[in-house]
Transfer RNA from Solobacterium sp., 73 nucleotides, folded computationally. Taxonomically the source falls in Solobacterium (Bacteria, Bacillati, Erysipelotrichales, Erysipelotrichaceae).
RNA sequence: GGGGUUUUAGCUCAGCUGGGAGAGCAUCCGGUUCGCAAUCGGAAGGUCGGGAGUUCGAUCCUCCUAAGCUCCA
Numbered sequence: 001g002g003g004g005u006u007u008u009a010g011c012u013c014a015g016c017u018g019g020g021a022g023a024g025c026a027u028c029c030g031g032u033u034c035g036c037a038a039u040c041g042g043a044a045g046g047u048c049g050g051g052a053g054u055u056c057g058a059u060c061c062u063c064c065u066a067a068g069c070u071c072c073a
Base pairs, nucleotide, nucleotide: 001072002071003070004069005068006067007066010025011024012023013022019056027043028042029041030040031039049065050064051063052062053061
C1' cells in the first nucleotide's frame, strides 16, 4: 500500500427483506424477608464509531473517514 471482517445502552451481544431501536448482566425503585442473599415486578440508560449521499423513510444501501482483528505484498 491492497483485500476481508468488526464497531448498536456502563459490559457482552441480537436486530430477518429498508419502516417498532432491543435482550441478558450491571444500576435505581418497589414486592417478598426481622434483615441480607436469592427471586419477582417496574424504571432509567442510545448522535446505532464519525461525515456525506440515495430514498417518502437508513443500524441496514453507496461513498469518504477513524479505531480494533486478520490475510497478502

The coordinates come from a structure-prediction model, not an experiment, and the mean pLDDT is 82.